Large-subunit ribosomal RNA, domain IV from Saccharimonadales bacterium (SeqCode), 321 nucleotides, folded computationally. Its Rfam family is "Bacterial large subunit ribosomal RNA". Rfam links the family to the GO terms ribosome and structural constituent of ribosome.

[in-house]
Context: one part of a larger RNA
RNA sequence: CCUUUGCUAAGGAACUAGGCAAUACAGCGUCCGUAACUUCGGGAUAAGGACUGCCCCAUGUUUUCAUGGGGCCGCAGCGAAAGAGCCUGCGCGACUGUUUACCAAAAACACAGGUCUCUGCUAACACGAAAGUGGAAGUAUAGGGGCUGACACCUGCCCGGUGCCGGAAGGUUAAGGGGAUGGCUUUACGGCUUGAACUGAAGCCCCGGUGAACGGCGGCGGUAACUAUAACCGUCCUAAGGUAGCGAAAUUCCUUGUCGGGUAAGUUCCGACCCGCACGAAUGGUGUAACGACGUGGGCACUGUCUCAGCAAAGGACUCG
Numbered sequence: 001c002c003u004u005u006g007c008u009a010a011g012g013a014a015c016u017a018g019g020c021a022a023u024a025c026a027g028c029g030u031c032c033g034u035a036a037c038u039u040c041g042g043g044a045u046a047a048g049g050a051c052u053g054c055c056c057c058a059u060g061u062u063u064u065c066a067u068g069g070g071g072c073c074g075c076a077g078c079g080a081a082a083g084a085g086c087c088u089g090c091g092c093g094a095c096u097g098u099u100u101a102c103c104a105a106a107a108a109c110a111c112a113g114g115u116c117u118c119u120g121c122u123a124a125c126a127c128g129a130a131a132g133u134g135g136a137a138g139u140a141u142a143g144g145g146g147c148u149g150a151c152a153c154c155u156g157c158c159c160g161g162u163g164c165c166g167g168a169a170g171g172u173u174a175a176g177g178g179g180a181u182g183g184c185u186u187u188a189c190g191g192c193u194u195g196a197a198c199u200g201a202a203g204c205c206c207c208g209g210u211g212a213a214c215g216g217c218g219g220c221g222g223u224a225a226c227u228a229u230a231a232c233c234g235u236c237c238u239a240a241g242g243u244a245g246c247g248a249a250a251u252u253c254c255u256u257g258u259c260g261g262g263u264a265a266g267u268u269c270c271g272a273c274c275c276g277c278a279c280g281a282a283u284g285g286u287g288u289a290a291c292g293a294c295g296u297g298g299g300c301a302c303u304g305u306c307u308c309a310g311c312a313a314a315g316g317a318c319u320c321g
């Protein structure tokens, strides 16, 4: 010096990307007490506080136990061990669960619930050259597939393109049917060949519908009696021009936007504002009690994380053997 471990004056997060690591203040039991919020179940062991041994007496129907009184000992009475640190703001996901066996446990997956769609039973669908099997010894309150993801309030406009569904017309359209016409050949009968019109399915075209189907949801110019802004007007384009709600956001480039809060000081955080580079409604929108080895901000308590290091132990390293 390294590893592991123990202790530490005063201070107490000044450390650091970050209280990472560590401490154990709390911890068990009894009694008291317990907020916002809430889906009325919770939150909650919230938080916070007091007590705890042994002996004797009395009371309570009582050994235990409870209450009251008196006494005894120790540094220490849950006398050892074991046995939650707590509070608070916000984001995400409702929750318990599941996952990258061996760098990721999460906001990812799943989930109950919602919705669309297919399927009438030899079901749809899946496996299989097939037989057959699963679905299911089920039968639409069932089964398959897609999306969303508790709950609450909601889920706007566009069907032009693509997809899907419907459409006894019409157009196009294969083989097949059909055989006009032409050609070769034959003395002839005939044979061979060419093959028009017409007929002829699905599909496509065409006509409609359909968004919790794939998806999409504008630009420019002007205008109010301070200024600024523009409820208003004009114009171009579109299938239609983003509704409610939210918004510098897990989304904001400019950006450490601006204002407010918190700090002595805050690129993070919280609340607002809104010119949203490039939110937005089941690729769901906005909220939300409870929950989380999730992410992020603040605080209390506590500490060798630090000021700033010291001491001690064990094992290494090192020297000798």
Base pairs, nucleotide, nucleotide: 001316002315003314004313005312006311007310008309010307011306014305019302029051030050031049032048037042039150053072054071055070056069057068058067059066060065073077078083085300086299087298088297089296090295091294092292093291097109098108113148114147115146116145117144118143119142125134126133127132151287152286153285154284156217157216158215161214162213163210164209165208166207167206170205171204172203176199177198182193183192184191185190218236219235220234221233222232245279246276257273258272259271260270261269

Lineage of the source: Bacteria > Bacteria candidate phyla > Candidatus Saccharimonadota > Candidatus Saccharimonadia > Saccharimonadales (SeqCode).